The RNA shown here (Bacterial small signal recognition particle RNA) has 97 nucleotides and comes from Phycisphaera sp. Of the family's consensus pairs, 96% are formed in the model. Its mean pLDDT, the model's own confidence on a scale to 100, is 76. It matches the Rfam family "Bacterial small signal recognition particle RNA". Rfam describes the family as follows. The signal recognition particle (SRP) is a universally conserved ribonucleoprotein involved in the co-translational targeting of proteins to membranes. The family's RNA type in Rfam is non-coding RNA gene. Its Rfam clan is "SRP clan". The source organism's lineage runs through Bacteria, Phycisphaerae, Phycisphaerales, Phycisphaeraceae and Phycisphaera.
[in-house]
RNA sequence: GGUCGGGCCCGGUGCACGGGAGGCCCGUGAACCUGGUCAGGGCUUGACCGCAGCAGCCAUAAGCGGCGUCUGCCGGGGCGUCGGUGUCCUGGCCGCC
Numbered sequence: 001g002g003u004c005g006g007g008c009c010c011g012g013u014g015c016a017c018g019g020g021a022g023g024c025c026c027g028u029g030a031a032c033c034u035g036g037u038c039a040g041g042g043c044u045u046g047a048c049c050g051c052a053g054c055a056g057c058c059a060u061a062a063g064c065g066g067c068g069u070c071u072g073c074c075g076g077g078g079c080g081u082c083g084g085u086g087u088c089c090u091g092g093c094c095g096c097c
Stems, first nucleotide, its partner, number of pairs: 001094007008086001009084007017075003021071004025066004034059004042051002
């Protein structure tokens, strides 16, 4: 001096992790101002029929929860991978003085 590597540094990317968001699913979820069914009681009627309808029960909205799932975003560190660069660090080999 050349060449092939490793490290450091920089960039891309994958995985796992964390954060928050959304979709789906599950659960929960209304004294009345949601729906259904409406015991009792009420209204109506001579009576039957009929009417409204509280509680209860069922369902559901918003909301809330999920240590369910999927999607994409952000984060810095970890592991892997691809690439780049250097008056940087380092190893092998070759050549010259």